[in-house]
RNA sequence: UCAUCGAAACGGCAAACCCGGCGCAAGCCGGCGACGCAAAGCCACGGGACCGCCACGGUCAGCCGGGCCACCAAC
Numbered sequence: 001u002c003a004u005c006g007a008a009a010c011g012g013c014a015a016a017c018c019c020g021g022c023g024c025a026a027g028c029c030g031g032c033g034a035c036g037c038a039a040a041g042c043c044a045c046g047g048g049a050c051c052g053c054c055a056c057g058g059u060c061a062g063c064c065g066g067g068c069c070a071c072c073a074a075c
Stems, first nucleotide, its partner, number of pairs: 012037002018031005035062001041068003045065003048060005
């Protein structure tokens, strides 16, 4: 120096409910708010769940796996 692990520190993200908006819906955006998160940053490649105008299309990355990037570093 790099990789794995992740105590500590600086910070970060933001579930549900509610409000406003978009969407047929799943759900998404913004506000409030914190259930939690060491990748709860990004990607729909595989599995899965959910929705629909169901030959198919869509949603969920905070369901699992995988890929990429990444702050700080004790033991």